[in-house]
Molecule: SAM riboswitch aptamer (S box leader)
Organism: Desulfofarcimen acetoxidans DSM 771
RNA sequence: CUCUUAUCCGGAGUGGUGGAGGGACUGGCCCGAUGAAACCCGGCAACCUUCUGAGAACUAAUCAGAAAGGUGCUAAUUCCUGCAGAGGAUUUUCUUCUGACAGAUAAGAG
Numbered sequence: 001c002u003c004u005u006a007u008c009c010g011g012a013g014u015g016g017u018g019g020a021g022g023g024a025c026u027g028g029c030c031c032g033a034u035g036a037a038a039c040c041c042g043g044c045a046a047c048c049u050u051c052u053g054a055g056a057a058c059u060a061a062u063c064a065g066a067a068a069g070g071u072g073c074u075a076a077u078u079c080c081u082g083c084a085g086a087g088g089a090u091u092u093u094c095u096u097c098u099g100a101c102a103g104a105u106a107a108g109a110g
Base pairs, nucleotide, nucleotide: 001110002109003108004107005106006105007104008103013041015040016039017038021031022030023029025082027080028079042074043073044072047070048069049068050066051065052064053063054062078102083099084098085097086096087095088094089093
């Protein structure tokens, strides 16, 4: 980098360093000197490993729990949106729903 599967309306800081950007991309709309990114610490969660219990003759599936290890996450639903379809309204427009696409993360494969 590519492919497969699963998840994405919940959760998480009045901390330290730093010093101007950030929210993937498009168009919006936002966040930011009352301090952005990044790093550290703290925290959240429970995808994988591990452990405990249930289950089972054994192993395994499955379920519940712990949070030690590997990741991840820690403004706004993935902030909204884009493509297609169906509907609603006060119809140059606004709006609801569904499914794709794109993206993110985990686990596995190449």